A computed fold for a 1467-nucleotide RNA from Allium cepa, annotated as small-subunit ribosomal RNA.
[in-house]
RNA sequence: AGAGUUCGAUCCUGGCUUAAGAUGAAUGGUAGUGGCAUGCUUAACACAUGCAAGUCGGAUGGGAAAUGGUGUUUCCAGCGGUGGAUGGGUUAUUAACGCGUAAGAACCUGCCCUUGGUAAGGGAACAAUAACUGGAAACAGUUGCUAAUACCCUGUAGGUUGAGGAGCAAAAGGAGGAAUCCACCCGAGGAGGGGCUCGCAUCUGAUUAGCUAGUUAGCGAGGCAAUAGGUUACCAAGGCGAUGAUCAGUAGUUGAACCGAGAGGAUGAUUAACCACAUUGGGACUGAGACACGACCCAGACUCCUACGGGAGGCAGCAACGAGGAAUUUUCCGCAAUGGGCGAAAGCCUGACGGAGCAAUUCUGCGUGGACGUAGAAGGUCCAUGGGUCAUGAAAUUCUUUUCUCAGAGAAGAAGUAAUGAUGGUAUCUAAGGAAUAAGCAUCGACUAACUCUGUACCAGCAGUUGCGGUAAGACACAGGUUGCAAGCAUUUUCUAAAAUGAUUGGGCGUAAAUCAUCUAUAGGUGGCUUUUCUAGUCCGCCAUCAAAUCCCAGGGAUCAGCCUUGGACAGGCAGUGGAAACUACCAAUCUUGAGUAGGGUAGGGCAGAGGGAAUUUUCGGUGGAGCGGUGAAAUGCGUAGAGAUUGGGAAGAACACCAACGGCGAAAGCACUCUGUUGAGGCAACAUUGACACUGAGAGACGUAAGCUAAGGGAGCAAGUGGGAUUAGAUACUCUAGUAGUCUUAACCGUAAAUGAUGGAUAUUAGGCGCUACGCGUAUCGACCUAUGGCGUGCUGUAGCUAAUGCGUUAAGUAUCCCGCCUGGGGAGUACCACUGCAAGAAUGAAACUCAAAGGAAUUGACGGGGCCUGCACAAGCGGUAGAGCAUGUGGUUUUAUUCGACGCAAAGUGAAGAACCUUACCAGUGCUUGACAUGCCGCGAAUCCUCUUGAAAGAGAGGACUGCUUUCAGCAAUGCAGACACAUGUGGUACAUGGCUAUCGUCAGCUCGUGCCGUAAGGUGUUGGGUUAAGUCUCGCAACCAGCACAACCCUCGUGUUUAGUUGCCACCAAUGAUAUGGAACCCUGAACAGACUACCGGUGAUAAGCCGAGGAAGGUGAGGAUAAUGUCAAUUCAUUAUGCCCCUUAUGCCCUGGGUGACACACGUUCUACAAUGGACGAGACAAAGGGUCGCGAUCCCGUAAGGGUGAGCUUACUCCAAAAAAUAAUCCUCAAUUCAGAUUGUAGGCUGCAACUCGCCUGCAUGAAGCCGGAAUCGCUAGUAAUCACCGGUCAGCUAUAUGGCGGUGAAUUCCUUCCCGUGCCUAGUACACACCGCCUUUCACACUAUGGGAGCUGGCCUUGCCCGAAAUCGUUACCUUAACCGCAAGGAGGUGGAUGCCGAAGGCAGGGUUAGUGAAUGGGGUGAAAUCAUAACAAAGGUAGCUAUACUGGAAGGUGCGGCUA
Repeated sequence: AGAGUUCGAUCCUGGCUUAAGAUGAAUGGUAGUGGCAUGCUUAACACAUGCAAGUCGGAUGGGAAAUGGUGUUUCCAGCGGUGGAUGGGUUAUUAACGCGUAAGAACCUGCCCUUGGUAAGGGAACAAUAACUGGAAACAGUUGCUAAUACCCUGUAGGUUGAGGAGCAAAAGGAGGAAUCCACCCGAGGAGGGGCUCGCAUCUGAUUAGCUAGUUAGCGAGGCAAUAGGUUACCAAGGCGAUGAUCAGUAGUUGAACCGAGAGGAUGAUUAACCACAUUGGGACUGAGACACGACCCAGACUCCUACGGGAGGCAGCAACGAGGAAUUUUCCGCAAUGGGCGAAAGCCUGACGGAGCAAUUCUGCGUGGACGUAGAAGGUCCAUGGGUCAUGAAAUUCUUUUCUCAGAGAAGAAGUAAUGAUGGUAUCUAAGGAAUAAGCAUCGACUAACUCUGUACCAGCAGUUGCGGUAAGACACAGGUUGCAAGCAUUUUCUAAAAUGAUUGGGCGUAAAUCAUCUAUAGGUGGCUUUUCUAGUCCGCCAUCAAAUCCCAGGGAUCAGCCUUGGACAGGCAGUGGAAACUACCAAUCUUGAGUAGGGUAGGGCAGAGGGAAUUUUCGGUGGAGCGGUGAAAUGCGUAGAGAUUGGGAAGAACACCAACGGCGAAAGCACUCUGUUGAGGCAACAUUGACACUGAGAGACGUAAGCUAAGGGAGCAAGUGGGAUUAGAUACUCUAGUAGUCUUAACCGUAAAUGAUGGAUAUUAGGCGCUACGCGUAUCGACCUAUGGCGUGCUGUAGCUAAUGCGUUAAGUAUCCCGCCUGGGGAGUACCACUGCAAGAAUGAAACUCAAAGGAAUUGACGGGGCCUGCACAAGCGGUAGAGCAUGUGGUUUUAUUCGACGCAAAGUGAAGAACCUUACCAGUGCUUGACAUGCCGCGAAUCCUCUUGAAAGAGAGGACUGCUUUCAGCAAUGCAGACACAUGUGGUACAUGGCUAUCGUCAGCUCGUGCCGUAAGGUGUUGGGUUAAGUCUCGCAACCAGCACAACCCUCGUGUUUAGUUGCCACCAAUGAUAUGGAACCCUGAACAGACUACCGGUGAUAAGCCGAGGAAGGUGAGGAUAAUGUCAAUUCAUUAUGCCCCUUAUGCCCUGGGUGACACACGUUCUACAAUGGACGAGACAAAGGGUCGCGAUCCCGUAAGGGUGAGCUUACUCCAAAAAAUAAUCCUCAAUUCAGAUUGUAGGCUGCAACUCGCCUGCAUGAAGCCGGAAUCGCUAGUAAUCACCGGUCAGCUAUAUGGCGGUGAAUUCCUUCCCGUGCCUAGUACACACCGCCUUUCACACUAUGGGAGCUGGCCUUGCCCGAAAUCGUUACCUUAACCGCAAGGAGGUGGAUGCCGAAGGCAGGGUUAGUGAAUGGGGUGAAAUCAUAACAAAGGUAGCUAUACUGGAAGGUGCGGCUA
C1' cells in the first nucleotide's frame, strides 16, 4: 500500500466482498507448565443458609462469673457518648448545571490544627430493675425505686439583631498517690469536606412548530445554612422558540481504552473522579452531615410464620441457590500487611483489603530435546517403472536435564527493642534419577502462502466474494505431500480501518445518482477604493489550570518479557495578563470604477382594444342529371325527395398563407393579418447627478404550455370517449365513415411536463478566425455603398485547458471567489402512513421490511435489421421437370426372436453400400469352445503332410492306414500339428462432447493477417478507408503510413489453330468390281512427342495524360472453354463401424466356430429415380454415321440346334491388328387415325434358360397368355445462359450370378430467353442505429394460474407509556384548636407560660371514575410488492421506420402489455 466482482473486450461511475487490528466474548477440535491480569454484557428477576458495623465499664445505676470470704480480675442487658451519611455494590432512572471545563458569591462544616477566654449556683425525672397484667408470637401495658459526660432553671462571659431602648442566649466531668493526662463550653482563624449560581460544551428525529399560568418580572410576607417564584397574597403581561422551543426515542457522564497517517469514527467492562439508586411509590425524624443499601412511618406487589386475632422480610455487600441465557468462578483462608470505626490504652470489629481456589478468558515467558548418523532402511505415496518424496526424519551411537519425580535446606514481605506470616513448607537453592512426563489446529482454484492420486458424477456436498460438482474435479470426500500459526488453532459476534462509499483536511450534479419550471424579495451569508479610531476576531510573549492513573521518553526492580515503579515530557481546551495593528469587523470622514437616477435618439410576433380579407361549413336560389366519397383494396356513409360539380346572395365561428431567417422580444411559460392605444427594470453614445445604495437568497410571495375542474356564453373546423365499416387467428389498435366532451370567450381553480442548453445565479480573468440582428464612431455634410472599428445580443469553427469518454471551449463543462438548491448501489418507490393543500383529479413532503450483486455512463469490435450500395440461374424472361399414376430404391413409423449400425434443414433419405441367396454380417434362435479363430514367450510329444471310414444339421467328435525333414550328432535346429500352465489375446462394446487423420458446408466467396511507425488512458484504429476500375483486397490515383505474408491471378492437365518430327497394328495408292495376300508412299486424316500462338502487344475511340472500357484484326480476345487447385475461420458439423488412438467396460463372454433365420416384414407417411399417359407418336421390315472403354480363372468370332433366353463347337486376341460391338435417335417407305387405342406396360398364370454346394423365404433372363392405374397432374417446388438445356443410344467399375431404372464416363442430334434489379433468397462492402454478444432461432413487457415471503389499510380485540379533569385521601411536616392531659420555670394558692396526646385545615402517594394522546401485539376477508421454476394469453419496447418513430405531463378507455386525444421533447 491494495485486491476480487458488471463487459465479447475497454475506460469510468458505483455498490458488494476481502487481506489488518481489536474483543469482559461464545462455539468446535486439541492441550505440558509458570507469572501478571480478567471473569452475569441477559432478568434493577426471585432469593434458602452463613457472614459483611460496631465500639467505649477511664460517663453511669445495676447484674453475673471466678475465689471459702474480703479485695481483685473478667463479662454484661440497659441509660449515655461516638460511629452506622465512610467503605462495599449497581447503572434502573436521567438529554439535566447530571457530567466536563472555566469562573463566581449570598453560605454551612463533627472529628483535626493554631489561638483567646471560661466552667458559678441549683433542680426535677426516665430506663434498667422489682411486682402485677395482656399476647401463639412479635412485643406491650400499669404501679413503685434510682445514677450520670442524659435533662432543666438562675447568674455571668463571649456572640448575635437593632439607630436607640431593649430582646435572645454556655458549660461536665473522668483517670491517677501525684505531676499530669483525656474530655466539656464560648469566640477568632485555618485545612479538608459540602451546599448554591453562572459562560461554554454534551445523541437522534420537523412524518414533533408552536410551548408556557407560578408561567416571566415586581412589591409585601413567610421560609432556608445560604441566594432565589424555592413558597404565598396582590399587581403587570410577560418569558422561550427555525442559532430548533415543546414533544418523542435512546443513553449514566468523564479521565480514558480500541481503530486510524491524521482529521476523525465507534465504545464507556476492569481501574480513578462525579452523579443517581437500594423491592415499587410517598414521607419526615435524628444528626455537623441523610430525607439514610444491612434506620423509622405509611401505601402497593411478592415471599414466609400464625393459635387467623396478628406479625416478619428486602443480597444492585461477600460467597452460594434457582431462573433467564451462546455465556461468566469458591456457601475458601486471614486480619500478618495497607486502610477504616470505637477506645486513654490493651484491644475489639472490618466478605474493605491481603491471599489462595476454579476457567487457555486475555497478555507474556519456558519446554516438548541437542549432536552425529546413507545401507539414502522398512512402510506410506506418486511414477515416464528409470526413479522421486516423506527423509537425517526414524533406528543405531553419544551428550544434556530447562521441565518432571524423589530427598535435603528454606525466605523477603515485620514497619517497631522484643513478639506478631493468612499466603506457605510456597518462591528459591542443593543433590540424585532417567530422553525420560509433554503437539496440535486450520488451509492448499483466484483474492491468498501452499498440489497430486483415488472415489463420486449438477448426486453427495463445498462456499467470505467470484463460483466449483453433469465420468479424466489442483474448488466435494479420503489419502500422501505442502503452507501458515503454535499450547494453541479455526469459526462466529461486534467495532474501526481499507471507504476520498458523507469528502473540514478530501467528492460531486450536460449524458453515470444529482440545478428548484421561472422570477421578486425577508432573515442569513458574502462584499469596491482611500484615510482615521478601536482592539472584538487575528498574531506574539508570560502566568494559572486542564486530579491521579493511562499514552510517550529516560531510568530502576522482579533471571527476560508481560507486570510493577521513579523522574521528565506532552496536554490542541478554557480563563487571566502584557504587547503588535497588516488583514476582517467597529467608529468617523472621503472617492467613483460597482449599482442607481435624469435628459437624447433607437429596435422589437412585449401587452390591451377595434377593423379586415382568403378558406371551411351551412343556408336560400339558378344551371345540370348519376353518381359522389373513400381506400393498399373495399365497405359503412351521401344521392332521382336531384347529391357531387358549377354559379349568385346570406350566416356563423375559429385561425391568420406568402414575407419567414442557426432573425426579433420576454424571467420563464410563451409571443406573428392590419390599425390605434399603452407599458417595462431592453440596448447604445456622450455628459451630468447620488455615492457602495451591491451579490446571493432558507422560509415567503408572484407568474406558470397542455390536459383537467366550476359557472355563464359560444360552437365553423378538428376531435379523446362512443356507434358503424374494414383488416386480422383475434384487433377493445393502426385505416375509413359519423360524431360527443373538449378546443374559443369571461370569471375563478389546478400548479404539473423530455417546464431541456437534460448545463442555478453573480463577478473577474484566459488565442484566434468566419457570419447574423439592432445601436453607434470615422471617411468634410445628407442618402446609398465601401473600408476599418466599439460595446450588447445571437450562431459556427477552433488554441490552451478541462473531461471516463463523448464533447465543452470569452454565451466554458477552462482558471478563481461568493451565495443557494440537490446526490450518495439497483429494485421495493416517488409507493405506504402521518400532518398540509385542492371542488375533485391530484400536488407537495416522503420512509421501512424484504430482495439482488450488480444496475448504469461513454466509447470499441462484431452480429443483426420488414437500413443503403454491389453481386450471384437469386428473381425476372424462357426450356424441361418434381408433387397426381404404376413400378424401382432409400428413410421414418409400425411389426418382429431379429428386422444389426451410422447419417436428420440447406450440408440425412438410389447416402457409408463400386452390387445382403450361403459367405458378407456386425442382428436373432440353437449346437459347441475357453490361453481361445489370430500374435509373442515357456515346457512336453509327434517332422510336416496325405488318404479312407463311422457319427452329426454343420462345427465338431471317434477310428484306421501311408510317409519320416536338416546337421557338427544322439543332442539340437527350423517349420508345423496336438496337449499343458500362465503372462495375455480378442471385442463392428461406450464416449466424434477426450482425440489424430480424412470429409461436408459457407465458398472458387474475396477476403484474412503480420512487422515497424503513427493515433487513442484503453479495448482498438490506421494500413485494408476515399475517387475510378475489375471476375477478383484486380489495377491505378490520392492518403500517417511503409513493407510483407496466406488466399486471387499465373505456373499443371484436357479441348480448340498451326509448324516440325516419327510412320505400326493406323492412313493412302496400284494390280482389281468384291475378298484375301504381298508391295510401295508419307501429301492428307489419325496417333505420339517437341514447339509456335494471346501479351490489352499494335491501330481507332473513350477515360484524368492513369488503371481500364468499346471496336478492329485474328483459329482463338480480354480468365479462349472445361478440370485440378479451396485462405483465416464457422457449425463442440460427420466419422471411435475404413484405419489409428486416450480413458471406461466384458474375459467359460459384450470373445470365437457352426447350422438355420433376419437385414427383403407392411394399415401408412416422406425423399430420389425410371416408365408412361401418345400421332413431333407406336408397330413392321429396309438401310447410314460415333466416341470412350473393357477382356486370359477373360472377351469369345464362325458354323450347327432352339421361336427365344441359351446350348454345342472353339478361330482370333495379353490387344491402334482380335472380341465385347448391334450404336440409337436420325433417313426414306407402309400400317394404325384420337380410341384407355396396334398408347401404356403393372400384375398374374404357365413353359423354359443361366449362374451357383444351394435360387422356398430371396436372383436374373426368355417364350406364350393376361393387360391394372394412368388421357400431362392442387398448394407448392427443382434444374439450366451454348455445344448448355432437352433428347438418343454406348461403355466401365463392383461382380459366380444379380435386384443397375443407381452411379461414373462417352459421344450423336441440338434449342429458347436474359427488359431490368422493383420484389424473394444468399454472399460481400460502406454507413448510421442497437437495451443483441449463446450475437434476431437474440433480447424483452404485462395480466392470469401455482408456491414461498415481508409489508399496507382493516370491523375490531388485548397490553404498555404519557397526560387532562374530578372523586377518595395513608403516613408525615407546617398551621389551627383548647377536647383530654402535663415533673423541672413563675406564683402562697387558684392558676399561668410551655409541652405531649386528640380533633381539624392545606398539601399529599397509592387507588377509583371519565376522557385524550402515543406505542406495541393480534385480526375475518382484502390491496399491491418481492422471489422461484415451469405453464397459459398476447408481443408493448430495443434495428434509418422493432414493422403505427419513441418518450413525456394530463384526460378518457381496454383481459394484459397497451391504445387514442391535446400540448411538449429528440435521448

Rfam family: Bacterial small subunit ribosomal RNA. Rfam links the family to the GO terms structural constituent of ribosome and ribosome. Taxonomically the source falls in Allium (Eukaryota, Tracheophyta, Liliopsida, Amaryllidaceae).